Molecule: transfer RNA
Organism: Glycine soja
RNA sequence: GGUCUAUUAGCUCAGUUGGUUAGAGUGUUGUGCUAAUAAUGCGAAAUUCACAGGUUCAAGUCAUGUAUAGGCCA
Numbered sequence: 001g002g003u004c005u006a007u008u009a010g011c012u013c014a015g016u017u018g019g020u021u022a023g024a025g026u027g028u029u030g031u032g033c034u035a036a037u038a039a040u041g042c043g044a045a046a047u048u049c050a051c052a053g054g055u056u057c058a059a060g061u062c063a064u065g066u067a068u069a070g071g072c073c074a
Base pairs, nucleotide, nucleotide: 001073002072003071004070005069006068007067010026011025012024013023019057028044029043030042031041032040050066051065052064054062
């Protein structure tokens, strides 16, 4: 220098051919249970979906550029 992949909650990750509330586990937090803790039950908060603009009636999903990380080739 070329090329491919990834980027979604604090962390690890789903997300179906673009379609009507953006989710799971874990963590955090409130509360029930207990003499108390753990375990466990019931709630809650937290994601402008890496960033920018574009296509579309509609974008986490499509195409483009940028950034970061990783792989391959030279």